This is a predicted structure of a 79-nucleotide RNA (ZMP/ZTP riboswitch aptamer (pfl RNA motif)) from Novosphingobium sp. PhB57. It matches the Rfam family "ZMP/ZTP riboswitch aptamer (pfl RNA motif)". Rfam 15.1 lists 3,295 matches to the family in 2,545 species. For this family Rfam cites "Recognition of the bacterial alarmone ZMP through long-distance association of two RNA subdomains" (Jones and Ferre-D'Amare, Nat Struct Mol Biol, 2015). Of the family's consensus pairs, 90% are formed in the model. NCBI's taxonomy places the organism under Bacteria, Pseudomonadota, Sphingomonadales, Sphingomonadaceae, Novosphingobium. It was read from a public genome assembly, where an Rfam model found it.
RNA sequence: CCGCUUGCGCGUUACUGGCGAUCAGAUGGGCCACCAUCGGGGACCGCGCCGCAGAAAGCCGCUCGCCUGGGCAGUCGGA
Repeated sequence: CCGCUUGCGCGUUACUGGCGAUCAGAUGGGCCACCAUCGGGGACCGCGCCGCAGAAAGCCGCUCGCCUGGGCAGUCGGA
RNA backbone atom coordinates (compact mmCIF):
# COMPACT_ATOMS: atom_id res chain seq x y z
P C A 1 -0.82 3.88 3.55
O5' C A 1 -0.96 2.90 2.29
C5' C A 1 -0.71 3.39 0.98
C4' C A 1 -0.69 2.26 0.00
C3' C A 1 -1.93 1.37 0.00
O3' C A 1 -2.99 1.93 -0.75
C1' C A 1 0.00 0.00 0.00
P C A 2 -4.51 1.58 -0.33
O5' C A 2 -4.68 0.07 -0.82
C5' C A 2 -4.60 -0.24 -2.21
C4' C A 2 -4.64 -1.73 -2.42
C3' C A 2 -5.81 -2.46 -1.79
O3' C A 2 -6.99 -2.37 -2.57
C1' C A 2 -3.81 -3.63 -1.33
P G A 3 -8.42 -2.42 -1.80
O5' G A 3 -8.57 -3.96 -1.44
C5' G A 3 -8.64 -4.94 -2.48
C4' G A 3 -8.58 -6.33 -1.90
C3' G A 3 -9.61 -6.63 -0.81
O3' G A 3 -10.88 -6.94 -1.35
C1' G A 3 -7.48 -7.40 -0.15
P C A 4 -12.18 -6.59 -0.48
O5' C A 4 -12.20 -7.69 0.66
C5' C A 4 -12.29 -9.07 0.34
C4' C A 4 -12.01 -9.92 1.55
C3' C A 4 -12.87 -9.64 2.76
O3' C A 4 -14.14 -10.26 2.68
C1' C A 4 -10.62 -9.83 3.42
P U A 5 -15.37 -9.58 3.44
O5' U A 5 -15.08 -9.89 4.97
C5' U A 5 -15.04 -11.24 5.44
C4' U A 5 -14.72 -11.28 6.91
C3' U A 5 -15.55 -10.35 7.79
O3' U A 5 -16.82 -10.89 8.10
C1' U A 5 -13.27 -10.19 8.39
P U A 6 -18.10 -9.91 8.14
O5' U A 6 -17.96 -9.21 9.56
C5' U A 6 -17.77 -10.01 10.72
C4' U A 6 -17.67 -9.15 11.96
C3' U A 6 -18.84 -8.19 12.15
O3' U A 6 -19.21 -8.17 13.52
C1' U A 6 -16.80 -7.00 12.21
P G A 7 -20.72 -8.62 13.90
O5' G A 7 -20.70 -10.14 13.46
C5' G A 7 -21.92 -10.88 13.39
C4' G A 7 -21.90 -11.80 12.22
C3' G A 7 -23.09 -12.75 12.16
O3' G A 7 -24.19 -12.14 11.51
C1' G A 7 -21.09 -13.97 11.88
P C A 8 -25.61 -12.17 12.24
O5' C A 8 -26.17 -13.62 11.88
C5' C A 8 -26.31 -14.01 10.52
C4' C A 8 -26.59 -15.49 10.43
C3' C A 8 -27.65 -16.03 11.38
O3' C A 8 -28.96 -15.81 10.91
C1' C A 8 -25.75 -17.43 11.45
P G A 9 -30.12 -15.52 11.98
O5' G A 9 -30.41 -16.96 12.60
C5' G A 9 -30.89 -18.00 11.77
C4' G A 9 -30.92 -19.32 12.52
C3' G A 9 -31.63 -19.28 13.87
O3' G A 9 -33.04 -19.36 13.75
C1' G A 9 -29.58 -20.43 14.08
P C A 10 -33.94 -18.64 14.87
O5' C A 10 -33.84 -19.62 16.11
C5' C A 10 -34.32 -20.96 16.03
C4' C A 10 -33.89 -21.77 17.23
C3' C A 10 -34.29 -21.21 18.58
O3' C A 10 -35.63 -21.48 18.93
C1' C A 10 -32.02 -21.88 18.64
P G A 11 -36.42 -20.46 19.88
O5' G A 11 -35.76 -20.72 21.30
C5' G A 11 -35.88 -21.99 21.94
C4' G A 11 -35.04 -22.05 23.19
C3' G A 11 -35.29 -20.95 24.21
O3' G A 11 -36.43 -21.20 25.01
C1' G A 11 -32.97 -21.24 23.91
P U A 12 -37.29 -19.97 25.55
O5' U A 12 -36.41 -19.38 26.73
C5' U A 12 -36.11 -20.18 27.87
C4' U A 12 -35.02 -19.54 28.70
C3' U A 12 -35.30 -18.12 29.16
O3' U A 12 -36.13 -18.07 30.31
C1' U A 12 -33.11 -18.25 28.29
P U A 13 -37.26 -16.93 30.41
O5' U A 13 -36.39 -15.61 30.66
C5' U A 13 -35.59 -15.48 31.82
C4' U A 13 -34.59 -14.36 31.66
C3' U A 13 -35.19 -12.98 31.43
O3' U A 13 -35.57 -12.37 32.64
C1' U A 13 -33.45 -13.37 29.87
P A A 14 -36.35 -10.98 32.61
O5' A A 14 -35.17 -9.92 32.86
C5' A A 14 -34.44 -9.96 34.07
C4' A A 14 -33.23 -9.05 33.99
C3' A A 14 -33.55 -7.56 33.79
O3' A A 14 -33.86 -6.92 35.01
C1' A A 14 -31.86 -8.22 32.29
P C A 15 -35.13 -5.93 35.08
O5' C A 15 -34.83 -4.86 33.95
C5' C A 15 -33.71 -3.98 34.04
C4' C A 15 -33.48 -3.29 32.72
C3' C A 15 -34.68 -2.50 32.20
O3' C A 15 -34.78 -1.23 32.79
C1' C A 15 -33.78 -3.83 30.47
P U A 16 -36.24 -0.49 32.82
O5' U A 16 -36.43 -0.11 31.29
C5' U A 16 -37.72 0.02 30.73
C4' U A 16 -37.67 -0.33 29.27
C3' U A 16 -39.00 -0.24 28.53
O3' U A 16 -39.24 1.09 28.11
C1' U A 16 -37.94 -2.29 28.01
P G A 17 -40.69 1.49 27.52
O5' G A 17 -41.00 2.80 28.37
C5' G A 17 -41.36 2.71 29.75
C4' G A 17 -41.07 4.01 30.46
C3' G A 17 -41.48 5.27 29.71
O3' G A 17 -42.86 5.54 29.85
C1' G A 17 -39.30 5.54 30.55
P G A 18 -43.61 6.37 28.68
O5' G A 18 -43.10 7.86 28.90
C5' G A 18 -43.46 8.57 30.07
C4' G A 18 -42.94 9.99 30.01
C3' G A 18 -43.28 10.76 28.74
O3' G A 18 -44.59 11.29 28.75
C1' G A 18 -41.00 11.07 29.27
P C A 19 -45.42 11.39 27.39
O5' C A 19 -44.74 12.64 26.65
C5' C A 19 -44.80 13.94 27.24
C4' C A 19 -43.92 14.92 26.50
C3' C A 19 -44.15 15.00 24.99
O3' C A 19 -45.27 15.80 24.65
C1' C A 19 -41.83 14.87 25.43
P G A 20 -46.12 15.45 23.32
O5' G A 20 -45.16 15.93 22.14
C5' G A 20 -44.85 17.32 21.99
C4' G A 20 -43.76 17.52 20.99
C3' G A 20 -44.01 16.96 19.59
O3' G A 20 -44.84 17.80 18.81
C1' G A 20 -41.82 16.41 20.28
P A A 21 -45.76 17.14 17.64
O5' A A 21 -44.70 16.71 16.53
C5' A A 21 -43.94 17.69 15.85
C4' A A 21 -42.90 17.06 14.95
C3' A A 21 -43.45 16.14 13.87
O3' A A 21 -43.90 16.87 12.74
C1' A A 21 -41.58 15.12 14.92
P U A 22 -45.35 16.63 12.11
O5' U A 22 -45.60 15.12 12.54
C5' U A 22 -46.92 14.66 12.68
C4' U A 22 -47.22 13.60 11.65
C3' U A 22 -46.96 12.17 12.12
O3' U A 22 -48.03 11.69 12.93
C1' U A 22 -46.08 12.45 9.95
P C A 23 -47.65 10.91 14.25
O5' C A 23 -47.70 9.39 13.79
C5' C A 23 -48.93 8.70 13.70
C4' C A 23 -48.70 7.22 13.62
C3' C A 23 -47.56 6.68 14.45
O3' C A 23 -47.94 6.49 15.80
C1' C A 23 -47.43 5.79 12.27
P A A 24 -46.90 6.84 16.95
O5' A A 24 -45.81 5.71 16.80
C5' A A 24 -46.13 4.34 17.11
C4' A A 24 -44.97 3.44 16.80
C3' A A 24 -43.66 3.80 17.49
O3' A A 24 -43.61 3.29 18.80
C1' A A 24 -43.28 3.28 15.20
P G A 25 -43.68 4.26 20.02
O5' G A 25 -45.19 4.70 19.97
C5' G A 25 -46.08 4.26 20.95
C4' G A 25 -46.98 3.16 20.42
C3' G A 25 -48.23 2.92 21.26
O3' G A 25 -49.26 3.82 20.87
C1' G A 25 -47.16 0.86 20.89
P A A 26 -50.15 4.46 22.05
O5' A A 26 -51.11 3.24 22.44
C5' A A 26 -51.95 2.66 21.45
C4' A A 26 -52.68 1.46 22.02
C3' A A 26 -53.35 1.70 23.36
O3' A A 26 -54.62 2.32 23.22
C1' A A 26 -52.12 -0.31 23.44
P U A 27 -55.10 3.38 24.35
O5' U A 27 -55.55 2.44 25.55
C5' U A 27 -56.59 1.49 25.37
C4' U A 27 -56.72 0.59 26.57
C3' U A 27 -56.76 1.29 27.91
O3' U A 27 -58.05 1.81 28.21
C1' U A 27 -55.25 -0.51 28.04
P G A 28 -58.13 3.21 29.06
O5' G A 28 -57.81 2.73 30.54
C5' G A 28 -58.70 1.84 31.22
C4' G A 28 -58.08 1.33 32.50
C3' G A 28 -57.56 2.40 33.45
O3' G A 28 -58.59 3.00 34.22
C1' G A 28 -55.96 0.67 33.26
P G A 29 -58.39 4.56 34.70
O5' G A 29 -57.27 4.44 35.82
C5' G A 29 -57.55 3.74 37.03
C4' G A 29 -56.31 3.57 37.88
C3' G A 29 -55.61 4.86 38.29
O3' G A 29 -56.24 5.50 39.39
C1' G A 29 -54.00 3.28 37.56
P G A 30 -56.15 7.12 39.51
O5' G A 30 -54.63 7.36 39.93
C5' G A 30 -54.14 6.90 41.19
C4' G A 30 -52.64 7.00 41.25
C3' G A 30 -52.06 8.39 41.11
O3' G A 30 -52.08 9.10 42.33
C1' G A 30 -50.88 6.90 39.70
P C A 31 -51.91 10.74 42.27
O5' C A 31 -50.34 10.91 42.45
C5' C A 31 -49.77 12.16 42.80
C4' C A 31 -48.45 11.96 43.53
C3' C A 31 -47.52 10.94 42.87
O3' C A 31 -46.70 11.50 41.85
C1' C A 31 -47.70 10.48 45.20
P C A 32 -46.23 13.01 41.84
O5' C A 32 -45.03 12.85 40.78
C5' C A 32 -44.42 11.60 40.67
C4' C A 32 -44.83 10.91 39.36
C3' C A 32 -44.11 11.42 38.12
O3' C A 32 -42.85 10.82 38.01
C1' C A 32 -46.43 11.10 37.68
P A A 33 -41.64 11.65 37.32
O5' A A 33 -40.93 10.51 36.50
C5' A A 33 -41.67 9.65 35.63
C4' A A 33 -40.87 9.38 34.38
C3' A A 33 -39.43 8.94 34.63
O3' A A 33 -39.35 7.54 34.86
C1' A A 33 -39.50 10.62 32.97
P C A 34 -38.37 7.02 36.00
O5' C A 34 -39.43 6.36 36.98
C5' C A 34 -40.18 5.24 36.56
C4' C A 34 -41.26 4.95 37.58
C3' C A 34 -42.01 3.64 37.35
O3' C A 34 -41.29 2.53 37.87
C1' C A 34 -43.55 5.37 37.76
P C A 35 -41.49 1.09 37.20
O5' C A 35 -42.94 0.66 37.70
C5' C A 35 -43.18 0.42 39.08
C4' C A 35 -44.61 -0.02 39.30
C3' C A 35 -45.08 -1.15 38.40
O3' C A 35 -44.66 -2.43 38.85
C1' C A 35 -46.72 0.54 38.47
P A A 36 -44.36 -3.57 37.77
O5' A A 36 -45.82 -4.04 37.34
C5' A A 36 -46.70 -4.62 38.30
C4' A A 36 -48.09 -4.83 37.68
C3' A A 36 -48.10 -5.55 36.34
O3' A A 36 -47.99 -6.97 36.48
C1' A A 36 -49.52 -3.66 36.25
P U A 37 -47.23 -7.81 35.34
O5' U A 37 -48.32 -7.89 34.18
C5' U A 37 -49.56 -8.55 34.41
C4' U A 37 -50.53 -8.28 33.28
C3' U A 37 -50.00 -8.59 31.89
O3' U A 37 -50.07 -9.98 31.57
C1' U A 37 -51.06 -6.49 31.87
P C A 38 -48.96 -10.61 30.58
O5' C A 38 -49.43 -10.10 29.15
C5' C A 38 -50.67 -10.51 28.61
C4' C A 38 -51.01 -9.73 27.37
C3' C A 38 -49.96 -9.73 26.27
O3' C A 38 -49.99 -10.92 25.49
C1' C A 38 -50.74 -7.54 26.59
P G A 39 -48.62 -11.49 24.86
O5' G A 39 -48.28 -10.41 23.74
C5' G A 39 -49.10 -10.28 22.59
C4' G A 39 -48.69 -9.08 21.76
C3' G A 39 -47.23 -9.06 21.32
O3' G A 39 -46.99 -9.87 20.18
C1' G A 39 -47.82 -6.94 22.17
P G A 40 -45.59 -10.64 20.05
O5' G A 40 -44.57 -9.48 19.68
C5' G A 40 -44.63 -8.84 18.41
C4' G A 40 -43.83 -7.55 18.42
C3' G A 40 -42.33 -7.69 18.68
O3' G A 40 -41.62 -8.06 17.52
C1' G A 40 -43.19 -5.99 20.05
P G A 41 -40.23 -8.88 17.70
O5' G A 41 -39.24 -7.80 18.29
C5' G A 41 -38.86 -6.67 17.50
C4' G A 41 -38.02 -5.70 18.31
C3' G A 41 -36.70 -6.26 18.83
O3' G A 41 -35.68 -6.26 17.84
C1' G A 41 -37.79 -5.05 20.54
P G A 42 -34.64 -7.49 17.80
O5' G A 42 -33.91 -7.41 19.21
C5' G A 42 -33.06 -6.32 19.53
C4' G A 42 -32.70 -6.33 21.00
C3' G A 42 -32.01 -7.59 21.48
O3' G A 42 -30.61 -7.55 21.24
C1' G A 42 -33.77 -7.06 22.94
P A A 43 -29.86 -8.91 20.81
O5' A A 43 -28.41 -8.72 21.44
C5' A A 43 -27.64 -7.57 21.12
C4' A A 43 -27.09 -6.92 22.36
C3' A A 43 -26.17 -7.80 23.21
O3' A A 43 -24.85 -7.88 22.69
C1' A A 43 -27.70 -6.69 24.60
P C A 44 -24.11 -9.30 22.66
O5' C A 44 -24.05 -9.72 24.19
C5' C A 44 -23.26 -8.98 25.11
C4' C A 44 -23.54 -9.41 26.54
C3' C A 44 -23.30 -10.88 26.84
O3' C A 44 -21.93 -11.17 27.08
C1' C A 44 -25.38 -10.24 27.72
P C A 45 -21.27 -12.52 26.48
O5' C A 45 -22.06 -13.68 27.23
C5' C A 45 -21.94 -13.84 28.65
C4' C A 45 -22.94 -14.86 29.15
C3' C A 45 -22.89 -16.22 28.47
O3' C A 45 -21.85 -17.05 28.99
C1' C A 45 -25.13 -15.50 28.62
P G A 46 -21.10 -18.08 28.02
O5' G A 46 -22.18 -19.24 27.80
C5' G A 46 -22.59 -20.04 28.91
C4' G A 46 -23.70 -21.00 28.48
C3' G A 46 -23.41 -21.81 27.23
O3' G A 46 -22.59 -22.94 27.48
C1' G A 46 -25.58 -20.90 27.11
P C A 47 -21.55 -23.45 26.34
O5' C A 47 -22.50 -24.17 25.29
C5' C A 47 -23.25 -25.33 25.66
C4' C A 47 -24.25 -25.70 24.58
C3' C A 47 -23.67 -25.87 23.18
O3' C A 47 -23.05 -27.14 22.99
C1' C A 47 -25.62 -24.56 23.07
P G A 48 -21.80 -27.23 21.96
O5' G A 48 -22.51 -27.14 20.54
C5' G A 48 -23.39 -28.17 20.11
C4' G A 48 -24.13 -27.75 18.85
C3' G A 48 -23.25 -27.38 17.67
O3' G A 48 -22.77 -28.52 16.97
C1' G A 48 -24.96 -25.77 17.92
P C A 49 -21.36 -28.42 16.18
O5' C A 49 -21.72 -27.50 14.92
C5' C A 49 -22.65 -27.96 13.95
C4' C A 49 -22.94 -26.88 12.92
C3' C A 49 -21.70 -26.32 12.22
O3' C A 49 -21.27 -27.15 11.15
C1' C A 49 -23.09 -24.54 12.90
P C A 50 -19.66 -27.20 10.81
O5' C A 50 -19.44 -25.82 10.04
C5' C A 50 -20.09 -25.58 8.81
C4' C A 50 -19.82 -24.17 8.33
C3' C A 50 -18.37 -23.75 8.31
O3' C A 50 -17.67 -24.23 7.18
C1' C A 50 -19.67 -22.04 9.27
P G A 51 -16.11 -24.62 7.36
O5' G A 51 -15.38 -23.20 7.41
C5' G A 51 -15.41 -22.34 6.29
C4' G A 51 -14.86 -20.98 6.63
C3' G A 51 -13.48 -20.97 7.28
O3' G A 51 -12.45 -21.12 6.33
C1' G A 51 -14.91 -19.51 8.45
P C A 52 -11.13 -21.99 6.79
O5' C A 52 -10.49 -21.15 7.97
C5' C A 52 -9.48 -21.71 8.80
C4' C A 52 -8.52 -20.65 9.28
C3' C A 52 -9.16 -19.47 9.99
O3' C A 52 -9.36 -19.74 11.37
C1' C A 52 -7.59 -18.69 8.39
P A A 53 -10.75 -19.36 12.07
O5' A A 53 -10.70 -17.79 12.23
C5' A A 53 -9.76 -17.18 13.11
C4' A A 53 -9.55 -15.72 12.74
C3' A A 53 -10.78 -14.85 12.88
O3' A A 53 -10.90 -14.33 14.18
C1' A A 53 -9.79 -14.52 10.75
P G A 54 -12.33 -14.40 14.96
O5' G A 54 -13.29 -13.67 13.94
C5' G A 54 -13.16 -12.27 13.67
C4' G A 54 -14.53 -11.65 13.57
C3' G A 54 -15.20 -11.34 14.90
O3' G A 54 -14.85 -10.07 15.36
C1' G A 54 -16.67 -12.61 13.55
P A A 55 -15.03 -9.67 16.88
O5' A A 55 -13.54 -9.23 17.19
C5' A A 55 -12.75 -9.97 18.11
C4' A A 55 -11.59 -9.11 18.53
C3' A A 55 -11.96 -7.67 18.86
O3' A A 55 -12.44 -7.54 20.17
C1' A A 55 -10.12 -7.70 17.39
P A A 56 -13.66 -6.56 20.52
O5' A A 56 -12.95 -5.14 20.55
C5' A A 56 -11.90 -4.87 21.48
C4' A A 56 -11.22 -3.56 21.13
C3' A A 56 -12.15 -2.37 20.99
O3' A A 56 -12.44 -1.78 22.24
C1' A A 56 -10.70 -2.46 19.13
P A A 57 -13.90 -1.18 22.55
O5' A A 57 -13.96 0.13 21.65
C5' A A 57 -13.07 1.21 21.88
C4' A A 57 -13.10 2.18 20.73
C3' A A 57 -14.47 2.74 20.42
O3' A A 57 -14.78 3.85 21.23
C1' A A 57 -13.45 1.99 18.43
P G A 58 -16.28 4.06 21.77
O5' G A 58 -16.49 2.64 22.46
C5' G A 58 -17.76 2.30 22.97
C4' G A 58 -17.95 0.82 22.94
C3' G A 58 -19.41 0.40 22.79
O3' G A 58 -19.80 0.37 21.44
C1' G A 58 -18.41 -0.76 24.59
P C A 59 -21.23 0.98 21.03
O5' C A 59 -22.21 -0.22 21.36
C5' C A 59 -22.05 -1.50 20.74
C4' C A 59 -22.91 -2.54 21.42
C3' C A 59 -24.37 -2.16 21.60
O3' C A 59 -25.13 -2.35 20.42
C1' C A 59 -23.54 -3.03 23.62
P C A 60 -26.39 -1.40 20.14
O5' C A 60 -27.46 -1.90 21.20
C5' C A 60 -27.95 -3.24 21.17
C4' C A 60 -28.95 -3.47 22.28
C3' C A 60 -30.06 -2.44 22.37
O3' C A 60 -31.09 -2.69 21.43
C1' C A 60 -29.20 -2.88 24.53
P G A 61 -31.90 -1.47 20.80
O5' G A 61 -33.08 -1.29 21.85
C5' G A 61 -33.95 -2.38 22.13
C4' G A 61 -34.84 -2.06 23.32
C3' G A 61 -35.49 -0.67 23.28
O3' G A 61 -36.62 -0.67 22.46
C1' G A 61 -34.73 -1.23 25.49
P C A 62 -37.14 0.69 21.78
O5' C A 62 -37.05 0.32 20.24
C5' C A 62 -35.78 0.18 19.59
C4' C A 62 -36.00 -0.40 18.21
C3' C A 62 -36.36 0.61 17.13
O3' C A 62 -35.16 1.06 16.52
C1' C A 62 -37.56 -1.45 16.90
P U A 63 -34.68 2.55 16.64
O5' U A 63 -35.39 3.21 15.38
C5' U A 63 -34.91 2.95 14.06
C4' U A 63 -35.09 4.18 13.20
C3' U A 63 -34.58 5.47 13.81
O3' U A 63 -33.19 5.63 13.59
C1' U A 63 -36.76 5.81 12.99
P C A 64 -32.31 6.34 14.74
O5' C A 64 -32.71 7.87 14.60
C5' C A 64 -32.42 8.59 13.41
C4' C A 64 -33.00 9.98 13.47
C3' C A 64 -32.68 10.76 14.74
O3' C A 64 -31.38 11.35 14.70
C1' C A 64 -34.98 10.96 14.25
P G A 65 -30.57 11.53 16.09
O5' G A 65 -31.32 12.76 16.76
C5' G A 65 -31.33 14.03 16.13
C4' G A 65 -32.21 14.99 16.89
C3' G A 65 -31.94 15.09 18.38
O3' G A 65 -30.84 15.91 18.69
C1' G A 65 -34.27 14.96 17.98
P C A 66 -29.97 15.59 20.00
O5' C A 66 -30.90 16.14 21.17
C5' C A 66 -31.28 17.51 21.20
C4' C A 66 -32.27 17.76 22.33
C3' C A 66 -31.85 17.23 23.69
O3' C A 66 -30.94 18.10 24.35
C1' C A 66 -34.10 16.65 23.26
P C A 67 -30.03 17.51 25.51
O5' C A 67 -31.09 17.24 26.65
C5' C A 67 -30.86 16.22 27.61
C4' C A 67 -32.13 15.94 28.36
C3' C A 67 -32.01 14.86 29.43
O3' C A 67 -31.48 15.39 30.64
C1' C A 67 -33.92 14.44 28.13
P U A 68 -30.53 14.47 31.52
O5' U A 68 -31.54 13.45 32.21
C5' U A 68 -32.60 13.93 33.02
C4' U A 68 -33.51 12.80 33.44
C3' U A 68 -32.82 11.58 34.00
O3' U A 68 -32.46 11.73 35.37
C1' U A 68 -34.44 10.90 32.44
P G A 69 -31.16 11.04 35.91
O5' G A 69 -31.61 9.51 36.02
C5' G A 69 -32.68 9.13 36.88
C4' G A 69 -33.14 7.73 36.57
C3' G A 69 -32.07 6.66 36.65
O3' G A 69 -31.81 6.25 37.98
C1' G A 69 -33.35 6.37 34.68
P G A 70 -30.57 5.26 38.25
O5' G A 70 -31.14 3.86 37.73
C5' G A 70 -30.29 2.83 37.33
C4' G A 70 -31.05 1.78 36.55
C3' G A 70 -30.22 0.59 36.11
O3' G A 70 -30.10 -0.37 37.14
C1' G A 70 -31.47 1.40 34.28
P G A 71 -28.72 -1.17 37.31
O5' G A 71 -28.81 -2.26 36.16
C5' G A 71 -29.90 -3.18 36.11
C4' G A 71 -29.89 -3.96 34.81
C3' G A 71 -28.57 -4.62 34.47
O3' G A 71 -28.40 -5.86 35.16
C1' G A 71 -29.39 -3.49 32.57
P C A 72 -26.93 -6.26 35.66
O5' C A 72 -26.20 -6.69 34.32
C5' C A 72 -26.70 -7.77 33.54
C4' C A 72 -26.05 -7.80 32.18
C3' C A 72 -24.53 -7.86 32.17
O3' C A 72 -24.03 -9.17 32.41
C1' C A 72 -25.25 -6.24 30.62
P A A 73 -22.62 -9.36 33.16
O5' A A 73 -21.57 -8.84 32.08
C5' A A 73 -21.39 -9.55 30.86
C4' A A 73 -20.50 -8.76 29.92
C3' A A 73 -19.13 -8.39 30.47
O3' A A 73 -18.20 -9.46 30.38
C1' A A 73 -20.11 -6.50 29.45
P G A 74 -17.10 -9.64 31.54
O5' G A 74 -16.12 -8.42 31.29
C5' G A 74 -15.39 -8.32 30.08
C4' G A 74 -14.67 -6.98 30.01
C3' G A 74 -13.80 -6.65 31.21
O3' G A 74 -12.53 -7.27 31.13
C1' G A 74 -15.14 -4.78 30.67
P U A 75 -11.81 -7.77 32.50
O5' U A 75 -11.25 -6.42 33.11
C5' U A 75 -10.28 -5.65 32.41
C4' U A 75 -10.04 -4.32 33.10
C3' U A 75 -9.73 -4.41 34.58
O3' U A 75 -8.38 -4.75 34.84
C1' U A 75 -11.36 -2.74 34.22
P C A 76 -8.01 -5.60 36.16
O5' C A 76 -8.16 -4.50 37.31
C5' C A 76 -7.31 -3.37 37.35
C4' C A 76 -7.76 -2.40 38.42
C3' C A 76 -7.93 -2.99 39.81
O3' C A 76 -6.70 -3.14 40.50
C1' C A 76 -9.78 -1.61 39.31
P G A 77 -6.58 -4.32 41.59
O5' G A 77 -7.42 -3.75 42.80
C5' G A 77 -6.99 -2.57 43.49
C4' G A 77 -8.05 -2.12 44.48
C3' G A 77 -8.49 -3.16 45.50
O3' G A 77 -7.57 -3.31 46.57
C1' G A 77 -10.39 -2.06 44.61
P G A 78 -7.52 -4.71 47.34
O5' G A 78 -8.87 -4.71 48.21
C5' G A 78 -9.04 -3.75 49.24
C4' G A 78 -10.42 -3.86 49.84
C3' G A 78 -10.79 -5.23 50.38
O3' G A 78 -10.24 -5.48 51.67
C1' G A 78 -12.59 -4.36 49.12
P A A 79 -9.91 -6.99 52.08
O5' A A 79 -11.35 -7.61 52.37
C5' A A 79 -12.16 -7.11 53.44
C4' A A 79 -13.50 -7.79 53.45
C3' A A 79 -13.46 -9.31 53.48
O3' A A 79 -13.25 -9.84 54.77
C1' A A 79 -15.03 -8.57 51.86